RNAcentral holds the sequence, with entries from ENA. The RNA shown here (transfer RNA) has 72 nucleotides and comes from a Candidatus Parcubacteria bacterium. Rfam family: tRNA. Rfam links the family to the GO term triplet codon-amino acid adaptor activity. By type it is a transfer RNA. Rfam's curators write: Transfer RNA (tRNA) molecules are approximately 80 nucleotides in length. The coordinates come from a structure-prediction model, not an experiment, and the mean pLDDT is 81.

RNA sequence: GCCCCCGUAGUUAAAUGGAUAUAACAGAUCCGUCCUAAGGAUUAGUUGUGGGUUCGAUUCCUGCCGAGGGCA
Repeated sequence: GCCCCCGUAGUUAAAUGGAUAUAACAGAUCCGUCCUAAGGAUUAGUUGUGGGUUCGAUUCCUGCCGAGGGCA
């Protein structure tokens, strides 16, 4: 330099054009306990970034940024 793949919550993943973006673990509050833990109830938080297509974009196209792999 060229090609491929990936980027969603603190972490690991789902959703692949259409409802309020979903779940687990972690976090917070409460119950619980002599205390801690287990267990239960409630709850906050997420689409890397700019642009485009579309009535509608996490999803499709594209510039950039970042991680990984292959070739030279």